Predicted 3D model of a 476-nucleotide part of an RNA (small-subunit ribosomal RNA, 5' domain) from a metagenome.

Context: one part of a larger RNA
RNA sequence: GGACGAACGCUGGCGGUGUGCUUCACACAUGCAAGUCGAACGAGGUAGCAAUACCUAGUGGCGGACGGGUGAGUAACGCGUGGGAAUCUGCCCUGGGGUGGGGGAUAACUAGUCGAAAGAUUAGCUAAUACCGCAUAUGCCGUGAGGUAAAAGGAGUAAUCCGCCCGAGGAUGAGCCUGCGUCCGAUUAGCUAGUUGGUAGGGUAAAAGCCUACCAAGGCUACGAUCGGUAGCUGGUCUGAGAGGACGAUCAGCCACAAUGGGACUGAGACACGGCCCAUACUCCUACGGGAGGCAGCAGUGGGGAAUUUUACGCAAUGGGGGAAACCCUGACGUAGCGACACCGCGUGAGCGAAGAAGCCCUUUGGGGUGUAAAGCUCUGUCAGCAGGAACGAAUAAAUGACGGUACCUGCAGAGGAAGCAUCGGCUAACUACGUGCCAGCAGCCGCGGUAAGACGUAGGAUGCAAGCGUUGUCC
Numbered sequence: 001g002g003a004c005g006a007a008c009g010c011u012g013g014c015g016g017u018g019u020g021c022u023u024c025a026c027a028c029a030u031g032c033a034a035g036u037c038g039a040a041c042g043a044g045g046u047a048g049c050a051a052u053a054c055c056u057a058g059u060g061g062c063g064g065a066c067g068g069g070u071g072a073g074u075a076a077c078g079c080g081u082g083g084g085a086a087u088c089u090g091c092c093c094u095g096g097g098g099u100g101g102g103g104g105a106u107a108a109c110u111a112g113u114c115g116a117a118a119g120a121u122u123a124g125c126u127a128a129u130a131c132c133g134c135a136u137a138u139g140c141c142g143u144g145a146g147g148u149a150a151a152a153g154g155a156g157u158a159a160u161c162c163g164c165c166c167g168a169g170g171a172u173g174a175g176c177c178u179g180c181g182u183c184c185g186a187u188u189a190g191c192u193a194g195u196u197g198g199u200a201g202g203g204u205a206a207a208a209g210c211c212u213a214c215c216a217a218g219g220c221u222a223c224g225a226u227c228g229g230u231a232g233c234u235g236g237u238c239u240g241a242g243a244g245g246a247c248g249a250u251c252a253g254c255c256a257c258a259a260u261g262g263g264a265c266u267g268a269g270a271c272a273c274g275g276c277c278c279a280u281a282c283u284c285c286u287a288c289g290g291g292a293g294g295c296a297g298c299a300g301u302g303g304g305g306a307a308u309u310u311u312a313c314g315c316a317a318u319g320g321g322g323g324a325a326a327c328c329c330u331g332a333c334g335u336a337g338c339g340a341c342a343c344c345g346c347g348u349g350a351g352c353g354a355a356g357a358a359g360c361c362c363u364u365u366g367g368g369g370u371g372u373a374a375a376g377c378u379c380u381g382u383c384a385g386c387a388g389g390a391a392c393g394a395a396u397a398a399a400u401g402a403c404g405g406u407a408c409c410u411g412c413a414g415a416g417g418a419a420g421c422a423u424c425g426g427c428u429a430a431c432u433a434c435g436u437g438c439c440a441g442c443a444g445c446c447g448c449g450g451u452a453a454g455a456c457g458u459a460g461g462a463u464g465c466a467a468g469c470g471u472u473g474u475c476c
Base pairs, nucleotide, nucleotide: 001476002475003474004473006472007471008470009469010468013346014345015344016343017342018341019339020338021304026302027301028300030299031298032297035062036061037060040059041058043056044055045054046053047052069257070256071255078182079181080180081179082178083177084176087174088173092170093169094168096166097165098164099163100134102132103131109124110123111122112121113120114119139148140147141146153162154161155160183229184228185227190220191219192218195217196216197215198214199213200212201211202210232254233253234252235251236247237246238245239244259280260279261278262277263276282293283292284291285290310336312335313334314333318332319330320329321328322327349379350378351377352376359370360369361368362367383417385412386411387410388409389408393403420465421464422463423462424461425446426445427444431460432459433458434457435456441448442447
């Protein structure tokens, strides 16, 4: 000098764009953040005279594995980059084939019982795109004989559309292996028994000590194993002429985690933030028998801290889930609010105006400075203010805008409402007076202050930056 997710002090007019718990992965009141489908199904209800329309607790389907948060753990195939073979892939696309004929249940519901509640339980009834046989087979297994395995309907007057099953290919996504790279410590030198390899078996979507039994005795290490410390990694960011150094907020990719620890279930996909089970700690309810909960989602609260925002508006746009659609949901997102936190832009007026008012300061008392500065005269109207109009963003034939009566445009009045902060001994731009008297104090370094202090305090003046200016912290 540059930089910052900054903080502190003094000060503070406006706008745009960004950005905002770096600390206790501390605890959380309250609301919202994942639903949807009645064109899969029975049933119940509301309106209506009815046709019919609408609503939905339950069964069923798809989605809750995305999106959003955080950085605790992790020095690792975790990440980055380049390869690889032994794999899976719902929805989507392409092309092929099929969708025949049966059955038994069960929730809801009804009746009852238990319980404070959460909820549980008995009997009876019923439907399906829920479940189960049979048939069929371009499929799969097998050298072969042969064995084995599917399906579901719904809407519509209909055409047809949406589905369902089987197998093939693609796309996308994911799992796995591997070369190289990836912080500090040797005041850590030896580490290792499923350990290293083999055989057999199991297991997985899939290779493999992934697991088990048996056999062998191997494997890693001074090119740093093991141990300890620290840390999410990257694209990038900051700095620097570069080489390099430091960092990894926002945005994007990957990983890991969801009170702590463990476990599986379902599923195409999870060992699953707003699912389940167990244990632990904590909080809450209780009729004391037993139950409920998990903000590292968005707001918000307490606590911690030098320090970090609204319990806002809207699904109008973009995107996501469901649905044939209408549409519903969406604290993703789009916006608004708060904060000079950062960057950028603008304003706080312009011209004329005395050899120069007053005040204040200095003075050798002659004068000098503040200073064209003010006053005064002539103007302008940015910003702010008031009033009128008024969008793009909407993709349309039409309808549909949270932002927002906002941006922007026009008119009105009037210099009116808008300047501070630090410094002035040298480094380093900027000097005098008074007060103080090694005191009070200053200070980044050198150093100032003990009676004339350009270094302390105040005033006048000056210098530098400016809606900021200084200080502190950190990095280059």